[in-house]
RNA sequence: UGCUUUAAAAGGCAAAGCCACUGAGAGGUGGUGACGCAAAACCUCCGGUCCAACUGGAUUUAACCCUUCUGGGUUUCAGCGGAUAGCGGGGCUGCAGGC
Numbered sequence: 001u002g003c004u005u006u007a008a009a010a011g012g013c014a015a016a017g018c019c020a021c022u023g024a025g026a027g028g029u030g031g032u033g034a035c036g037c038a039a040a041a042c043c044u045c046c047g048g049u050c051c052a053a054c055u056g057g058a059u060u061u062a063a064c065c066c067u068u069c070u071g072g073g074u075u076u077c078a079g080c081g082g083a084u085a086g087c088g089g090g091g092c093u094g095c096a097g098g099c
Stems, first nucleotide, its partner, number of pairs: 002099004012037002017032006035086001042091002045089003048084004054079005063074004
C1' cells in the first nucleotide's frame, strides 16, 4: 500500500428501564444503567417504519359532542414537512487483527 473480517480487544460506544430538561408528536439532549456493537463514528441519497402541530380533502353511505344549523369539534384520509444512521442498502472516514 492492496485485499479481508473466523477468533481476540488496549482504548471506545451504550439498548431497555429510571431521573431531569426539551418538542405538537415521532423523538432529542444530559445523568444513571449495560442489551448489545468492529464502525452502534459521520451523512437522509434509496427503500422501510414512525409522527402529524400545520395544509388540503372526507364526514353518516361510520360513531359521538356542540350549535347562532348549507356550520364547527372529535374522528378519518392524503400531503409539504419532521423522526429513525442501534431498520436495511448506499456514501465517506477511522481502530484492531489476518493475508
Molecule: c-di-GMP-I riboswitch aptamer
Organism: Pseudidiomarina marina